[in-house]
Molecule: SAM riboswitch aptamer (S box leader)
Organism: Parapedobacter indicus
């Protein structure tokens, strides 16, 4: 890279470097020489894993603590969005379209586990 579970509406930015694209992919939409993306260092945020105090005792369980370690993130919901179902007014007409709302999925991220 593969498979598995659990999360993705909270919540955190400064300074140096470098120089053109950059937000995975598609359609939008945004950032971006007033210097973005990335690298660096510092400083936050957050609580998957380890830590530590109860419940449970079949379960990869279930509440809090705390932040020194192991990772993670620090423009926009995982920026919308894509498939499918559902409701709601429109338009043609019996089934489709644009449109707004929910819902499940797909895809991606990151953690842990695993062969």
């Nucleotide at each position: 890279g593969g498979u598995u579970u659990a999360u993705a509406a909270a919540g955190a930015a400064g300074u140096g470097g470098c120089g053109a694209g950059a937000g995975a992919c598609u359609g939008g939409c945004u950032c971006a020489g007033u210097g973005a993306c990335c690298c660096a260092c510092u400083g936050g945020c957050a609580a998957c894993c380890a830590u530590u105090c109860g419940c449970a005792a079949a379960c990869g369980g279930u509440g809090g603590a705390a932040a020194a370690g192991g990772u993670g993130c620090c423009a926009a919901u995982u920026c919308c969005u894509g498939u499918c179902c559902c409701a709601a007014a429109c338009g043609a007409u019996a089934u489709c379209g644009a449109u707004u709302g929910g819902g499940a999925g797909c895809a991606u991220a990151u953690a842990a586990a695993u062969a």